The RNA shown here (transfer RNA) has 73 nucleotides and comes from Thermoflexus hugenholtzii JAD2. The source organism's lineage runs through Bacteria, Chloroflexota, Thermoflexia, Thermoflexales and Thermoflexus hugenholtzii. Its mean pLDDT, the model's own confidence on a scale to 100, is 83. It matches the Rfam family "tRNA". Gene Ontology term of the family: triplet codon-amino acid adaptor activity.

């Protein structure tokens, strides 16, 4: 340097235009226990990498940038 794939919640990943974004685990309250884990209910937590553009509507479809992973030079 070139060719693909990734970037969405603390982690790990679903979601591939239709208006409000989920999940497990983990974390915070209550139950439960002599305490403590399990277990049960309930909560909080998000600029969907970043900047642009197509569209009535964009995590989502194009560009360009920025991390990163694998391949070829």
């Nucleotide at each position: 340097g070139g060719g693909c794939g990734g970037u969405u919640a603390g982690c790990u990943c679903a979601g591939g235009g239709g208006u409000u974004a989920g999940a497990g685990c983990a974390c915070c309250c209550g139950u439960u226990u002599c305490a403590c884990a399990c277990g049960c209910g309930g909560g909080g937590g998000g600029u969907c990498a970043c900047u642009g553009g197509u569209u009535c509507a964009a995590a989502u479809c194009c560009a360009g940038u920025a991390c990163u992973g694998c391949c070829c030079a």